[in-house]
Context: one part of a larger RNA
RNA sequence: UUGGAGCGUAAAGGGUGCGUAGGCGGAUAUGCAAUGAUUGGUGUGAAAGACCGCAGCUCAACUGCGGGACCGCGCUGAGAACUGCAUGUCUAGAGUUCAAGAGGGGAAGCUGGAAUUCCAGGUGUAGGGGUGAAAUCUGUAGAGAUCUGGAAGAACAUCAGUGGCGAAGGCGAGCUUCUGGCUAUGAACUGACGCUGAGGCGCGAAAGCGUGGGGAGCAAACAGGAUUAGAUACCCUGGUAGUCCACGCUGUAAACGAUGUGCACUAGGUGUUGGGCCGCUGAAGGCUCAGUGCCGUAGCUAACGCGUUAAGUGCACCGCCUGGGGAGUAUGCUCGCAAGAGUGAAACUC
Numbered sequence: 001u002u003g004g005a006g007c008g009u010a011a012a013g014g015g016u017g018c019g020u021a022g023g024c025g026g027a028u029a030u031g032c033a034a035u036g037a038u039u040g041g042u043g044u045g046a047a048a049g050a051c052c053g054c055a056g057c058u059c060a061a062c063u064g065c066g067g068g069a070c071c072g073c074g075c076u077g078a079g080a081a082c083u084g085c086a087u088g089u090c091u092a093g094a095g096u097u098c099a100a101g102a103g104g105g106g107a108a109g110c111u112g113g114a115a116u117u118c119c120a121g122g123u124g125u126a127g128g129g130g131u132g133a134a135a136u137c138u139g140u141a142g143a144g145a146u147c148u149g150g151a152a153g154a155a156c157a158u159c160a161g162u163g164g165c166g167a168a169g170g171c172g173a174g175c176u177u178c179u180g181g182c183u184a185u186g187a188a189c190u191g192a193c194g195c196u197g198a199g200g201c202g203c204g205a206a207a208g209c210g211u212g213g214g215g216a217g218c219a220a221a222c223a224g225g226a227u228u229a230g231a232u233a234c235c236c237u238g239g240u241a242g243u244c245c246a247c248g249c250u251g252u253a254a255a256c257g258a259u260g261u262g263c264a265c266u267a268g269g270u271g272u273u274g275g276g277c278c279g280c281u282g283a284a285g286g287c288u289c290a291g292u293g294c295c296g297u298a299g300c301u302a303a304c305g306c307g308u309u310a311a312g313u314g315c316a317c318c319g320c321c322u323g324g325g326g327a328g329u330a331u332g333c334u335c336g337c338a339a340g341a342g343u344g345a346a347a348c349u350c
Base pairs, nucleotide, nucleotide: 006320007319008304009303013318015203016202017201018200022196023195024194026090027089028088029087030086031085032084033083038077040075043073044072051067052066053065054064055063056062093193094190095189096188097187098186099185104179106178107177108176109175110174111173112156116152117151118150119149120148121147122146123145127138128137164171165170208249209248210247211246212245213244217243218242222238223237224236225235260317261316262315263314264313265312268295269294270293271292272291273290274289275288276287277286278285299306300305323350324349325348332343333342334341335340
């Protein structure tokens, strides 16, 4: 590299989106072309060799004769379907505008209550705290408890829900402002404008890094007390980075549904969120669309299980796998301030 078999859990879906090249692509009419596919044959595919058969050297090697094959290329014909080009037409894909609804993120500003810690004061007296039990710790310099006032930072109880939104990471107090996306139904419009997407670009939890702020609580490191044979731990008392904010970097996670994206088709039942339509005295009920759960038929699966939210049946395109260890290591290159990240072997060994 090709073939084959695959990617929920055995090796294997890229963390996620946008999108370039490329690949693939709706209905219909006409014209042209003839790429794939197709028609025809004393076109060519030299001989030798190879293959099959027969024969000659005593056999074999070797040699001779015949046959098939060389699955290719070229020529020729047709032009329905497929493909390509051109010119039209269309609306089922896709999209635009308008109306209605729930929600997410960012920034700035303001506001809120509960809790925690600290500070000041009042009351008040001997403990408090902590544990399996203790001790370190704290308190007669008046703690803990309780009341009043103040300050600070961080997080938003109840509502809260296999509820909602977002491509993913993720997003929960309230108000204001800015802003992206989804959606049934109806009307109008564009008329294939689509799907996927190597490179590329953006986003991307936590921890970490740089500069400057902030620092209540929590808490790596660290210190002490316990436990223990030891205890560089689990438990306790403290406690610094960090956690928070602004700007920049890092680019990784069991970034998980361990399940790539899009489209079509294939029994049902039941719950729930948000629309639309019908309908009822009514919160009933029915139909439908978009999500989100459970159970389950066919089918699939090694089994577990999946099962219209497929792991069923197909199509298009991308990514990835090829025994375990060595190893996500070495080396080179690219990126990064660094930590490191990306790409990524072999010897050897079982």

Notes
This is a predicted structure of a 350-nucleotide part of an RNA (small-subunit ribosomal RNA, central domain) from an uncultured organism.